[in-house]
Overview: This is a predicted structure of a 72-nucleotide RNA (transfer RNA) from a Patescibacteria group bacterium. Its Rfam family is "tRNA". Its family is annotated with triplet codon-amino acid adaptor activity in the Gene Ontology. Rfam classes the family as a transfer RNA. Rfam's curators write: Transfer RNA (tRNA) molecules are approximately 80 nucleotides in length.
RNA sequence: CGGGGACUGGCUCAAUGGUAGAGCGCUCGGUUCGGGAUCGAGAGGUUCCGGGUUCGACUCCCGGGUCCCCGA
Numbered sequence: 001c002g003g004g005g006a007c008u009g010g011c012u013c014a015a016u017g018g019u020a021g022a023g024c025g026c027u028c029g030g031u032u033c034g035g036g037a038u039c040g041a042g043a044g045g046u047u048c049c050g051g052g053u054u055c056g057a058c059u060c061c062c063g064g065g066u067c068c069c070c071g072a
Stems, first nucleotide, its partner, number of pairs: 001071007010024004018055001026042005048064005
C1' cells in the first nucleotide's frame, strides 16, 4: 500500500428494510433457619462515528475510526 471480516445492554451473541431481543450477570420478591439451586418480576441500548437512499435503516450505498486475518 491492496483485499477481506468484525463493531448491537456489563459480558457473549441474535435480529435477511416494518415496535431492538436472548443467555449469563445485576436489582427486587417467592421458596430456605441462612446460602446455593430454582421460580416470578424489573432496570439496563439514541445498534462505533458522519452523510445518503427510503414512507420507514442494526439491515442497503458512500466516507471515516478501532481491532483481526490474507497478500505485497